Molecule: c-di-AMP riboswitch aptamer (ydaO/yuaA leader)
Organism: Chloroflexota bacterium
RNA sequence: CGGCCGGGGCUGCCGAAUCCCGCCAGGGAACGGGGGACCCAUCGUCCCGGGGUGAAUCGCCACGUGCGUAGGGCGACCCUUCCGCCCGAACCCGUCAGCUAACCCCGUAGGCGGCAUGAAGGGCCGA
Numbered sequence: 001c002g003g004c005c006g007g008g009g010c011u012g013c014c015g016a017a018u019c020c021c022g023c024c025a026g027g028g029a030a031c032g033g034g035g036g037a038c039c040c041a042u043c044g045u046c047c048c049g050g051g052g053u054g055a056a057u058c059g060c061c062a063c064g065u066g067c068g069u070a071g072g073g074c075g076a077c078c079c080u081u082c083c084g085c086c087c088g089a090a091c092c093c094g095u096c097a098g099c100u101a102a103c104c105c106c107g108u109a110g111g112c113g114g115c116a117u118g119a120a121g122g123g124c125c126g127a
Base pairs, nucleotide, nucleotide: 010114011113012112013111014110018029019028020027021026030108031107032106033105034104035103040098049096050093051092052091053090058068059067060066071087072086073085074084075083077123078122079121080120081119082118
């Protein structure tokens, strides 16, 4: 000097996954998800069912760390446009659920980055 591992502080990202109280069992706020009327929609047969969270759906093919794609994220105050870089998974319910007021139920995890300081217009804040 460099690499690796561990800890602490600060800061940023995906996501609903944050905050407060507590006798630390839990409770509340907020955010998020599901079920659930009239009306509306649907209405046959087939089992090869159907449905939910999520951006993560679909197509092609030589079936690969494959090529695209609906859609989604990031570029450090916010919005729009441009430009650039990426993701485009996984899981759950169990023959059952359209929408849906009242009402009922559930979640508040997990995983990453820190020299990246993109441009223009507008806004806001600070000096």